[in-house]
The RNA shown here (c-di-GMP-I riboswitch aptamer) has 80 nucleotides and comes from uncultured Methylobacter sp. Taxonomically the source falls in Methylobacter (Bacteria, Gammaproteobacteria, Methylococcales, Methylococcaceae).
RNA sequence: GGACGAAAUAGCCAAACUUAUUGUGAGAUAAGGACGGAAAGCUACGGAGCCUUUUUAUAAUGGCCAGCCGGGUCGCACAU
Numbered sequence: 001g002g003a004c005g006a007a008a009u010a011g012c013c014a015a016a017c018u019u020a021u022u023g024u025g026a027g028a029u030a031a032g033g034a035c036g037g038a039a040a041g042c043u044a045c046g047g048a049g050c051c052u053u054u055u056u057a058u059a060a061u062g063g064c065c066a067g068c069c070g071g072g073u074c075g076c077a078c079a080u
Base pairs, nucleotide, nucleotide: 012037013036017032018031019030020029021028022027035067041073042072043071045070046069047068049064050063051062053060054059
C1' cells in the first nucleotide's frame, strides 16, 4: 500500500416498546430499552411507502422517511 467484507478483538449506532416535549398529521427530539446493523455515517437525486391540503375522481401541491431499494459523497477495522 491493500481485495474480499470471511473470522476475531475493541469500540460505534440503536428497531419495537415506555415516559416527556413537539407537530393538523406522517413524524421529530430527549431519556430508558435492544430487534438488528460493516456504512443502521451524510445527502431527498430516481423509484417505493406514509401524511397534509385541494379535487367527484384521476391527479396535483407541500411535507415525512437515509433502519425500503438504487445513485452521489466522506469514512472504519483486519487474517491472508
About this RNA
Rfam family: c-di-GMP-I riboswitch aptamer. From the family's description: GEMM was predicted in a large-scale screen for bacterial structured RNA regulatory elements. Gene Ontology term of the family: cyclic-di-GMP binding.